[in-house]
This record gives sequence, structure tokens and C1' cells, in this order.
RNA sequence: GUCCUCACCUCGGGGUGCAUUGGGACCUGUUUCCACUGCUGAGAUGCGCAAGCGAACCCGUUGAACCUGAACCGGUUAACACCGGCGGAGGGAAGGUCUGGAAGUCGCAC
Repeated sequence: GUCCUCACCUCGGGGUGCAUUGGGACCUGUUUCCACUGCUGAGAUGCGCAAGCGAACCCGUUGAACCUGAACCGGUUAACACCGGCGGAGGGAAGGUCUGGAAGUCGCAC
């Protein structure tokens, strides 16, 4: 000096859904709004008419955090979310300090 690695700091990226039931609205619908409850998750949140602004959580190129494909395909379910495929597909947000290591290089000594 390079590579890997734990942690921290600052900065940045991201998602915030679905369903039953009850009620409302009219454009009478696989519509939309509100409330309770439930499901899966790390996360389904507060304020706001909204755009957005916060909190928590996750992720930052070793990149499946997250998005596109997708009103996709298979499974599951009362029903969707969900699980898997898709995916050796495409995109996607970094700097520093530091712990512990790996293989080397140079110099010196024996």
C1' cells in the first nucleotide's frame, strides 16, 4: 500500500400494503372515503386538502433495501396481501474513522 471484516460518525436511498365486517358518497363499480378487527413483515406511523415534512425501521455498489417486468405465472386463502417463480433479468443510494485478520512488497538486523 491492497483485500476482507466488526463497530461508529456524517450524508444519502427506500417502502408504508392487503382483506372481512359495518357505515357514508355517487360516476352504481374488481369504484371511492371513514372506523373497528385481522394477515404478512424489520417496518403498514404522526401531521397535512394535497404536494410534502417528520418518527421508527431497513438498505447504500460484497448493492433482493427498494423499483420495473406485473392488472405476470404457480401455490395458499373465504378473499387478497402472503410464499415461490420470474432472478447467473434490468435498474438502484458513499465518504470517513476504527477493531480484528489475509497474502505480499520494501528496508534493517541476525
Molecule: TPP riboswitch aptamer (THI element)
Organism: Puniceibacterium antarcticum